[in-house]
Molecule: transfer RNA
Organism: Candidatus Saganbacteria bacterium
Parts: sequence; structure tokens; C1' cells
RNA sequence: GGCCCUAUCGUCUAACGGCUAGGACGGUACCCUCUCAAGGUACAAAUAGGGGUUCGAUCCCCCUUAGGGCUA
Repeated sequence: GGCCCUAUCGUCUAACGGCUAGGACGGUACCCUCUCAAGGUACAAAUAGGGGUUCGAUCCCCCUUAGGGCUA
């Protein structure tokens, strides 16, 4: 250089083109407890960036960025 994968809450991960983007751990608050832990309830937190297609994009297409693999 060429080709191919991956990128979603702090972390790990779900999501037929039609969501309020779900879950677990973690965080915060409250309940429980003499206190702590455990347990329960609630809350906050995310689509790498830019274009395009579409009535509608996390999803499809292009470019870029970052990471990984194969190859000369």
C1' cells in the first nucleotide's frame, strides 16, 4: 500500500429500517438494620466524527478518526 472486521451509558453488552435506545455491574438517593454488609425501590448516565439514501437511520452507502486481523 491492498483487503477484511470492530466502535452504543463509567465498564461489559442487547436492539427486523418504525424505541421513551433495553439489561447487568458500577454510581447516587431512599427503605430495611443499633451500625455495616447483603437485600428492596427509585433516579442519573450512551449510539466515534462528518456527509448521503429514506417519510423515517444505532441499523444501509461514502469519507474521516481510532483499534484489530490477513497479505505483498